Overview: RNAcentral holds the sequence, with entries from ENA, Ensembl Fungi, GtRNAdb and Rfam. The RNA shown here (transfer RNA) has 72 nucleotides and comes from Schizosaccharomyces cryophilus OY26. It matches the Rfam family "tRNA". The coordinates come from a structure-prediction model, not an experiment, and the mean pLDDT is 81. The source organism's lineage runs through Eukaryota, Ascomycota, Schizosaccharomycetales, Schizosaccharomyces and Schizosaccharomyces cryophilus.
RNA sequence: GGUUGUAUGGUGUAGUGGUCAGCACGUGGGAUUCUGAUUCCCGAGACCCGGGUUCGAUUCCCGGUACGACCU
Numbered sequence: 001g002g003u004u005g006u007a008u009g010g011u012g013u014a015g016u017g018g019u020c021a022g023c024a025c026g027u028g029g030g031a032u033u034c035u036g037a038u039u040c041c042c043g044a045g046a047c048c049c050g051g052g053u054u055c056g057a058u059u060c061c062c063g064g065u066a067c068g069a070c071c072u
Stems, first nucleotide, its partner, number of pairs: 001071007010025004018055001027043005048064005
């Protein structure tokens, strides 16, 4: 340099165009307990960036960025 894959809460992940973006762990508060652990209830927290297509984009297309794989 070329080809290609991935990018979603703090972490790991689901989500084939419209539904409040779901789940687990973690985290804040509460209940339980002599205290702690466990268990239960409630909450906060995310679509990498820019553009395009579309009535509507996390999803499709183009470019960029980061990371990975292969080739040279």